[in-house]
Order: sequence, then C1' cells, then structure tokens
RNA sequence: UCGUGCUAGACGGGGAGCUAGCGGUGCCCUGUACCCGAAAUCCGCUUAUGCGGGGUCGAAUUCCCCCUCAGAGGGCCGGUGCCCUCUGGGACUGUCAGGAUUAAGCGACGUAGAAAACUGGGUCCUGCGCGGCAGGAGCCUACGAACCCCGUCAGGUCCGAGAGGAAGCAGCGGUAAGUAGUCUCUCCUGGGUGCCGCAGGGAAGCCUGGUUGGAGUUGGCUGGUUCUGGCAAGCCAGCGGGCCCGGUUCGAAAGGGGGUGCACGA
Repeated sequence: UCGUGCUAGACGGGGAGCUAGCGGUGCCCUGUACCCGAAAUCCGCUUAUGCGGGGUCGAAUUCCCCCUCAGAGGGCCGGUGCCCUCUGGGACUGUCAGGAUUAAGCGACGUAGAAAACUGGGUCCUGCGCGGCAGGAGCCUACGAACCCCGUCAGGUCCGAGAGGAAGCAGCGGUAAGUAGUCUCUCCUGGGUGCCGCAGGGAAGCCUGGUUGGAGUUGGCUGGUUCUGGCAAGCCAGCGGGCCCGGUUCGAAAGGGGGUGCACGA
C1' cells in the first nucleotide's frame, strides 16, 4: 500500500417552550437526514446527550475536534418608524349651534339732510273737571190689605117716641210696606273707564315737532375677532396586534483546517 473480517461511531441539526436541569414526544426553522412501538395532570435521565425492539453503513464525501462567515430562523431589548382594533380626552386643527363684537365686501336708509347737540310735546305718575259705563236711591207708571189702613158706605144692625144719630160688611175709589216697569230727569257710589279738558311732577329709554349741524347711519347676508357648548375626522394618552429598522443572544446550513482504530493474509 492492497484485500477480507470486525470495532468505536454514524444513520440529522437548531430555536422557543416545558423542566430544578438534560434529552424526547407536540410547535417553528433548516432541508432529505433507516424502520417499528409508547409518550402532556407525558416518556426517559441526573452531568446527562432520549427509552424499548430491529436494520444498514462503517475508519472516511459519511466518524470526532477546531476556526471563519452568518445568506435561514427563534429569544430578549430599544425605536418622535408605519398600519390596524379598542378605551379615554378635548389643549390644538377642523366642524356644528348659540352669544358678543367689528365694519372689509354685498344690501337697506341718508344732501328731498345721517350722527350729534339744544328745545317743545307725547308715552309715565298724582289731583280735579267733563263724558261714558255699572250699581243704588229718588221722581214717574202699573199692581198692591177678607178683618186688625183711609174715604164713601146700598142692604142689614144698634140707640131714639120721633127728628135724627152711631158703628160698619160687601161693592166702589185710594193708599202703606212691597213687587214690577220706565229709563227722560235728579242725587250718591265705584273702576284694568276715555284718540276729552285743566293743573302739577317727571330718573332713564323710546316716539314725534322745531332749531343748529353737514355725512354718515344700520347690522339683513358673507367675512374677521372673541366667548360658551356639542362632535371626535385629524390630534393627544393608554392596552393590545401586525409589519419594518437597530442592538444583543442562540444559531441550522455552508466553507476551511486537523485528528481517529483492531485482527488476519498478500
């Protein structure tokens, strides 16, 4: 060095999670890496590198160690990066409603005279008068008493010798209280009474006449400013989710370097 047979070993690895910890089942990544059985209130183990049974390869492309990179993926931290759901807020932007103010634009009034000033009157209050209305009383009209109101009192009654006298019912006439009416007149009282008159008082406002004055006035619509209230699209705060970026950690895969037997025969 070659051949034959064997042995160690290999036949996937990693992340999170679970766990006191390690490995596995389940999840995810890598990407091809034998088969069967059980494994989540789980299976096995204790410095480990799954358990039980079977199979294949086997000292090297395949086993072991180290280094590099980090193209996969996971964990943790951070981000005034983006998006979404939900909850809350109303400072700001926006929007809606209302109030105040302004007078830029439009409109209306104004040289047939604005604002302002002065002045008379009214509106307001008090008193009086007048009128009207309402109520009451008087006046007037009608009615109005079986007897106990009046007048006249037939008949009848009583007194009287008589002349005559007396009381008096009915009837007739009248009247009182009262009832009803008339509303012409008279008086009294009252008022959310009056385009009425007189006198007095009048803070402010308003209306109106006059004089002065000589160009503004108004605030209907739009706009500006401001206040109050509502809404919550933007915005702000918070819980949560997804994506992205940065850091850190683990890291499959990939690349490079090194290492590793035993027996027999030639």

This is a predicted structure of a 266-nucleotide RNA (Bacterial large signal recognition particle RNA) from an Anaerolineae bacterium. The prediction has a mean pLDDT of 77. Its Rfam family is "Bacterial large signal recognition particle RNA". For this family Rfam cites "Kinship in the SRP RNA family" (Rosenblad et al., RNA Biol, 2009). The family's RNA type in Rfam is non-coding RNA gene. Rfam's curators write: The signal recognition particle (SRP) is a universally conserved ribonucleoprotein involved in the co-translational targeting of proteins to membranes. The organism belongs to Anaerolineae, within Bacteria. The sequence is in RNAcentral, with records from ENA.